This record gives sequence, structure tokens and C1' cells, in this order.
RNA sequence: GCGGGAGUGGUUCAGUGGUAGAAUUCCUGCCUUCCAAGCAGGCGAUGCGGGUUCGAUUCCCGUCUCCCGCU
Repeated sequence: GCGGGAGUGGUUCAGUGGUAGAAUUCCUGCCUUCCAAGCAGGCGAUGCGGGUUCGAUUCCCGUCUCCCGCU
């Protein structure tokens, strides 16, 4: 330099155009003599910039970071 893949709550992952979900962490409450475990509730996210579209995590372009391969 060329090609391919990944980027979504603090963390690990879903989500093939129609109001973004789960587990876990954290916070509150219940339970318990206390702790742990368990139960209930809550906070919190689409790498960045454009484009297409009535509508974009999703499609297109560029860019950044990481991984793999080729030279």
C1' cells in the first nucleotide's frame, strides 16, 4: 500500500428500514440477626461526519480505532 471483518448501556452480546433489548455491573427496596444467595424496581448505549429515505443500528460514501490476511 491492497483486501476482509468488528465498533450498540460500565462489561459481554442481540437487533436485515418503523418508538433499541437481554445478561451482568451499579443504585433503591423486600427477604435475612448480619453477609451471601434469592425476589422486585430503577439509571445508563447505536465510534465520528455526510448522503438516500416519510422514517436509518440497519442501505451508500468518507473518516477514526481494533483484529485478520496479502504484498

Transfer RNA from a Candidatus Berkelbacteria bacterium, 71 nucleotides, folded computationally. Lineage of the source: Bacteria > Bacteria candidate phyla > Candidatus Berkelbacteria. Rfam family: tRNA. Gene Ontology term of the family: triplet codon-amino acid adaptor activity. The RNAcentral record of the sequence draws on ENA.